[in-house]
RNA sequence: CUCUUAUCCGGAGUGGUGGAGGGACUGGCCCAAUGAAACCCGGCAACCAGCUUUAUCUUAUGAUAAAGUAUGGUGCUAAUUCCUGCAGGAGAUUAAUCUUCUGACAGAUAAGAG
Repeated sequence: CUCUUAUCCGGAGUGGUGGAGGGACUGGCCCAAUGAAACCCGGCAACCAGCUUUAUCUUAUGAUAAAGUAUGGUGCUAAUUCCUGCAGGAGAUUAAUCUUCUGACAGAUAAGAG
């Protein structure tokens, strides 16, 4: 970097350093000198591994499933992935258009493979 699978309406600081930007991209709409990004500390979280318990299978070693546990590997720590982009359905509307639902596209994270 590519592919596959799963998840994405919940959760998490009145801290320190830093100094002007950030929310992936489009169009919006927001956050920010009452301090952005980034780093440190703290916190959240059960995706993967570990450990503990229970149940089942196995001659046994072990295997599988569920629950717990923040020990390790990531990750996350404003707003539904902030909304939206493409398609279809429903409703309102003379119409433009608006509202809503579903699915996809795109994106993020984890695990596995190449």

A computed fold for a 114-nucleotide RNA from Desulfoscipio geothermicus DSM 3669, annotated as SAM riboswitch aptamer (S box leader). The sequence was found by an Rfam model in a public genome assembly. Its mean pLDDT, the model's own confidence on a scale to 100, is 86. Taxonomically the source falls in Desulfoscipio geothermicus (Bacteria, Bacillati, Eubacteriales, Desulfoscipio).